[in-house]
RNA sequence: GAUAGAGGCGCGGCGGUCAAGAGUAUCUCUCCCACAGAUCAGGCGCAGGGGAGAAGGAAAGGGGCUGCUGCCGAGGUCUCGUUUCUCUGCCUGAGAGCGUCGAGGCCGGGCCGCGGGAGAAGAUCCCCCGGACUGUCGUCCUGUCAGGGACGGAGCGCUGUC
Numbered sequence: 001g002a003u004a005g006a007g008g009c010g011c012g013g014c015g016g017u018c019a020a021g022a023g024u025a026u027c028u029c030u031c032c033c034a035c036a037g038a039u040c041a042g043g044c045g046c047a048g049g050g051g052a053g054a055a056g057g058a059a060a061g062g063g064g065c066u067g068c069u070g071c072c073g074a075g076g077u078c079u080c081g082u083u084u085c086u087c088u089g090c091c092u093g094a095g096a097g098c099g100u101c102g103a104g105g106c107c108g109g110g111c112c113g114c115g116g117g118a119g120a121a122g123a124u125c126c127c128c129c130g131g132a133c134u135g136u137c138g139u140c141c142u143g144u145c146a147g148g149g150a151c152g153g154a155g156c157g158c159u160g161u162c
Base pairs, nucleotide, nucleotide: 001162002161003160004159005158008072010071011070012069013068014067015066016065017064018063026056028054029053030052031051032050033049039094040093041092042091043090044089075107076106077105078104079103080102081101083099085097086096087095108134109133111131112130113129115127116126117125118124136153137152138151139150140149141148142147
C1' cells in the first nucleotide's frame, strides 16, 4: 500500500401498516369586526384580512410495529462557502428555513440521568455534561495456560492475509 473482517438494543435508506397529528388546517353557508395586512422595510394593487355559529373535513414532518436493503466514520453534528426552493395578493431589498454540493472540526459504541434545543406531544430526535457498561489497543500487576485486575488513549483506530 492492497484486500478481508470485528464491536451489537450497532448505524442508515426504502416500502407496508397502525396510532397520533385533529375535529386541527381548510371548503360552503349565515352573521359580526376592521380598511390595511406578511418575519422586517419600501412600492403597487383591492378578486384581499380577522372573529362567532352550523354542516363537512384533510395532509406533511416526526413516531410504534414489520419486511426488504446498503453498511462498520457505519453515521450524527457544528462552522464556512455554493445553489434551487419556501416564508406576502404582486414586485424589490433584507432576514429566516428544509434541502444539493464542496471544505474543515468534533464523536469508538449503545444505555441511563441533569440541563438546553426542535416538536402537537408524556412519542421521538439533536447538543453539552455526568455515570456505569461494552469493544479495541497501550502500560503495569497477577496466573502453568486460558484468563483476570488497575490506569490510560482514540476509529486518521484495531485484527487477519498478501
Predicted 3D model of a 162-nucleotide RNA (Lysine riboswitch aptamer) from a bovine gut metagenome. It matches the Rfam family "Lysine riboswitch aptamer". Rfam's curators write: Riboswitches are metabolite binding domains within certain messenger RNAs that serve as precision sensors for their corresponding targets. Allosteric rearrangement of mRNA structure is mediated by ligand binding, and this results in modulation of gene expression. This family includes riboswitches that sense lysine in a number of genes involved in lysine metabolism, including lysC. The prediction has a mean pLDDT of 80.